[in-house]
């Protein structure tokens, strides 16, 4: 210096001056006066979790989403922490739905004979038919065809029965053996554990694929602050008593009375719509010190109060300072040996993603700027 890993910070300060939405004060009140507050690291996305709120519920169990290594945090996770095992990187340091494929089913492109308790396309053995030749006359046998064996060797292909050698056969094969890989089981030593090591024991070597379907374990009851409570007008509507000539009419019936409906008037209940309160912001809260733990985190004790709007406020413009970027010239420095670099002045620039809507805890995206430690590789002393 270049090129990278980690992680932590901030996200402008003051003052003036125009506004905007809450609170407090006083005043009979008030739109007027003082005072004082007023978005974020992600307020986003709404993609996990919990708080709270209303329904729903005996107890199980289906189903349906979901999570899956192991120890721990925690209110609770799919979040974090420390570990294990497994891949990547020369490295610092990353990544991993990381349970089962020997419980069944599917799937596995092209290309192969064949992608699975597979598979005979070339090859390799053996038989049997025929036959060309060759001898020592009944024996050897190329090519062919046809029946079998064979998974060593070719070939195909992402992937084809664990890998080298040696015995063994007609050839061949864990068929058999040593040795190396891997399973499975058994024990022994360390760890809570996941799992690591050492040793026996068994030819056990059934291709991958579960973010295909399935099994297995474990968790989940629905909604969602437009949850939800309270008041709660006119007008319409329901409901229940009562009243009679203040009261259309209808049904049954040939008429009366009766009885039902519905209709007048009083009086009383309860639903609810628009609005108004309320939920609402003191909370799994922040700071700060001692303590516990590697660490997530958590105990104690002191201090603090930090938006609360409701179609939605927090903002605009000016000064001065910081902060960072550019300068061919200027100015300065008792800055460096110095070409030329460097610190100050001066000029001229920049400051990003984005806007709470009931709280929270987290993920993911979005995005500017600084420092800090660490890695490699270079070049100098």
């Nucleotide at each position: 210096g270049a090129a990278g890993a980690a992680g932590a910070c901030a996200a402008g300060a003051u003052g003036g001056u125009c506004g905007c939405u809450g609170c407090c004060u006083g005043u009979u009140g008030a739109u007027a006066a003082g005072g004082g507050a007023g978005a974020g690291g992600a307020a986003a996305g709404u993609c996990c979790g919990g708080g709270c709120u209303c329904c729903g519920c005996a107890g199980g169990g289906c189903a349906u989403g979901g999570u899956g290594c192991u120890g721990g945090a925690u209110a609770a996770c799919g979040u974090c922490c420390a570990g294990c095992g497994g891949g990547g990187g020369u490295g610092a340091c990353c990544c991993c739905a990381g349970g089962g494929a020997a419980a069944g089913u599917g799937c596995c492109a092209c290309a192969g004979a064949g992608a699975g308790a597979a598979g005979a396309c070339c090859g390799c053995c053996c038989g049997u038919c025929a036959c060309a030749g060759c001898c020592u006359u009944g024996g050897c046998g190329a090519a062919g065809a046809c029946g079998g064996g064979u998974a060593a060797g070719g070939g195909u292909g992402a992937a084809a029965g664990g890998g080298u050698g040696a015995g063994g056969u007609a050839a061949g094969a864990g068929c058999u053996c040593a040795c190396c890989a891997g399973g499975u089981u058994c024990g022994g030593c360390g760890g809570u554990g996941a799992c690591g090591u050492c040793g026996g024991a068994u030819g056990c070597u059934a291709g991958g694929u579960a973010a295909a379907c399935c099994c297995c374990a474990c968790c989940a009851g629905g909604a969602g602050c437009a949850a939800g409570g309270c008041c709660g007008a006119a007008u319409a509507g329901g409901g229940a008593a009562g009243c009679u000539u203040u009261a259309a009419g209808g049904a049954c019936g040939g008429c009366c009375c009766g009885u039902c409906c519905g209709u007048g008037c009083u009086u009383c209940c309860g639903g609810g719509u628009u609005g108004g309160c309320u939920g609402c912001u003191u909370g799994a809260g922040g700071c700060u010190g001692c303590g516990g733990g590697u660490a997530a985190c958590u105990g104690c004790a002191g201090c603090c109060c930090u938006a609360g709007a409701g179609g939605a406020a927090u903002g605009g413009c000016c000064a001065u300072c910081a902060c960072u970027c550019g300068c061919a010239u200027g100015g300065u420095c008792u800055g460096g040996u110095a070409a030329c670099c460097g610190g100050c002045c001066g000029c001229g620039g920049g400051a990003a993603c984005a806007g709470a809507a009931c709280c929270c805890g987290g993920c993911u995206u979005a995005u500017u700027g600084u420092c800090u430690u660490c890695u490699u590789c270079g070049a100098c002393c």

The RNA shown here (Bacterial RNase P class A) has 381 nucleotides and comes from a Geobacteraceae bacterium. Model confidence (mean pLDDT): 75 of 100. NCBI's taxonomy places the organism under Bacteria, Pseudomonadati, Thermodesulfobacteriota, Desulfuromonadia, Geobacteraceae. The gene name in the source record is rnpB.